[in-house]
A computed fold for a 79-nucleotide RNA from Marinobacterium lacunae, annotated as c-di-GMP-I riboswitch aptamer. The same sequence occurs in records of 2 taxa. The source organism's lineage runs through Bacteria, Pseudomonadati, Gammaproteobacteria, Oceanospirillales and Marinobacterium. Model confidence (mean pLDDT): 83 of 100. It matches the Rfam family "c-di-GMP-I riboswitch aptamer". Rfam's curators write: GEMM was predicted in a large-scale screen for bacterial structured RNA regulatory elements.
């Protein structure tokens, strides 16, 4: 110096709820070592439509990064 790992310290983010009132902001704190970014893969949810007689299912579109995997960037430095 780098990697693994996750104690400590300094900070960071902000589920739900409440208040103001379009947007958003404030209070608060379920939680998060990437709860920073990306829709590439899977899952889940929603939907005009298509396949079908209906349901299920499939396709297509949208959402979800605080569902999982993956990719990129990143604070600190005990055992």
């Nucleotide at each position: 110096c780098u990697c693994c790992c996750g104690a400590a310290a300094a900070g960071g983010c902000a589920a739900a709820g409440c208040u103001c009132g379009c947007a958003g902001a404030g209070c608060u704190a379920c939680g998060c070592a990437a709860a920073g970014u990306c829709a590439c893969g899977g899952g889940u949810u929603c939907g005009a439509c298509a396949c079908u007689g209906a349901a299920c299912g499939u396709g297509c579109g949208a959402a979800u990064a605080g569902c999982c995997g993956g990719a990129c960037c990143g604070c600190c430095g005990a055992a």